The RNA shown here (ZMP/ZTP riboswitch aptamer (pfl RNA motif)) has 128 nucleotides and comes from Aquabacterium lacunae.

RNA sequence: GAUUCGCUGCGCGACUGGCGAUAGAUGGUGGGCUUGCCCUGCCUGAGGUGGUGAACCACCGGGAAGCGCAGCCCCGUUCGGGCCAAGGGUGGCCUGUGCGGGAACCGCCGUUCGCCUGGGCAGCCCUC
Numbered sequence: 001g002a003u004u005c006g007c008u009g010c011g012c013g014a015c016u017g018g019c020g021a022u023a024g025a026u027g028g029u030g031g032g033c034u035u036g037c038c039c040u041g042c043c044u045g046a047g048g049u050g051g052u053g054a055a056c057c058a059c060c061g062g063g064a065a066g067c068g069c070a071g072c073c074c075c076g077u078u079c080g081g082g083c084c085a086a087g088g089g090u091g092g093c094c095u096g097u098g099c100g101g102g103a104a105c106c107g108c109c110g111u112u113c114g115c116c117u118g119g120g121c122a123g124c125c126c127u128c
Base pairs, nucleotide, nucleotide: 006072007071008070009069010068011067012066015063016062017116018115019114020113021112027043028042029041030040031039032038033036047060048059049058050057051056073102074101075100076099077098079096080095081094082093083092084091085090107121108120109119
């Protein structure tokens, strides 16, 4: 100084809270006239149900970091086979099989937004 540092599928899955604000759908209600799946104002409404003294509990629905498995691809490597080159040391390529690896940091996960509360996971250190 240059180059490279994956993809897909499956399983498990901790944690998923409080208050406020603003909403979509839905529903309720008032008004209007062109009587229509119409226009317009207000309320309800940020998963559902039940419970509690308790930023908590239970079930269902949804989200989900992470953990694990498999296949393909890429890199390296043990052994075996083949080809080429070289003749001091050996090296390069193809192929079969087995094994290992596939980025790091500024962290990541639950929510429409804000303010909070409380957790989980990955990473680092120590002990058993």

Rfam family: ZMP/ZTP riboswitch aptamer (pfl RNA motif). Rfam links the family to the GO terms regulation of purine nucleotide biosynthetic process and one-carbon metabolic process. The RNAcentral record of the sequence draws on Rfam.